[in-house]
The RNA shown here (transfer RNA) has 74 nucleotides and comes from Forpus modestus.
The source organism's lineage runs through Eukaryota, Deuterostomia, Euteleostomi, Amniota and Forpus.
Rfam family: tRNA. By type it is a transfer RNA.
C1' cells in the first nucleotide's frame, strides 16, 4: 500500500440483514437474611452506541469521509 472484520454501561455481549422503548451476565449500591459475613432473595443507578457530516418525521442501525485494534495479502 489492498482486502475483510471489529469498536455499545466498570468488563464481557446481543440488538445492525429488515430504522421506531438499547436486553442480558458479571461488577457496583440500598434493603432483606445473617452473630457477623458469603450465598440466595428484591429494588436501583448507569450507555452523546469510535468521531464528524448527510438522508429520514426519526438513525446504535443506511450512506461518505476519519480514527482505533484484530487477521489476511502484497
Nucleotide at each position: 500500500g489492498c482486502u475483510a472484520g471489529u469498536g455499545u454501561a466498570g468488563c464481557a455481549g446481543a440488538g445492525c440483514c429488515u430504522g421506531g422503548c438499547a436486553a442480558u451476565g458479571c461488577a457496583a449500591a440500598a434493603g432483606a437474611c445473617u452473630u457477623a459475613a458469603a450465598c440466595c432473595c428484591u429494588u436501583u443507578a448507569c450507555a452523546u452506541c469510535a468521531g464528524a457530516g448527510g438522508u429520514u418525521c426519526a438513525a446504535a442501525u443506511c450512506c461518505u469521509c476519519u480514527c482505533c485494534c484484530u487477521a489476511g495479502c502484497u